[in-house]
Formats: sequence, C1' cells, structure tokens
RNA sequence: CAGAGUAAAUAUAUGUGCGUUAAGUGUCGUGUGAACGGGGAGUUGUCAUACGAACGAAAAGAUUUCUUGCGGUACAUAUAUUGCAUCCCGCUG
Repeated sequence: CAGAGUAAAUAUAUGUGCGUUAAGUGUCGUGUGAACGGGGAGUUGUCAUACGAACGAAAAGAUUUCUUGCGGUACAUAUAUUGCAUCCCGCUG
C1' cells in the first nucleotide's frame, strides 16, 4: 500500500400460523436494555421492550368450518443483494 472476514438488514420463493368481531404492521414522544468483522473502545446511528399519542384496513363463496382472497401480519427454510457508523490493534499478500 492492497485485500479477506461477522452480526445483521432488505427483496423474492416455499411451508406453517395469526388477524379480518382489527390484533399486528407502519408513524411520533419518553424511559429502560441489548447488539454492532478475531481483540478493545463505541455514537446523535441500529434493534428490542414498557408506557403514552395520532392515524388506520377487503372481503367474497360455500354452509358452521372450510375454500379463495386481503394485511406495509408472525415464524422457519432457501436464494440473491447489501454489510464492521467510527477509532485503535490484529490477520493475509
């Protein structure tokens, strides 16, 4: 000087659920906590959670529990893409 590597995030597909009597998702505020390449530090960034606030929906068919849908729905698996906020050290050439 050059390079590699993570957690994770997003999208798509498949499967199993939940809701459709509206929970969930998304937005805002406050508090608490957690994670962030192999090691150390670590934010005004990220995530989780509690409380509060505003907003807000697609049902239909068969008939009595099914089918087809719908929801910025939950989880799992696969594929693709992105990928340490940043600083120091380490690793490979």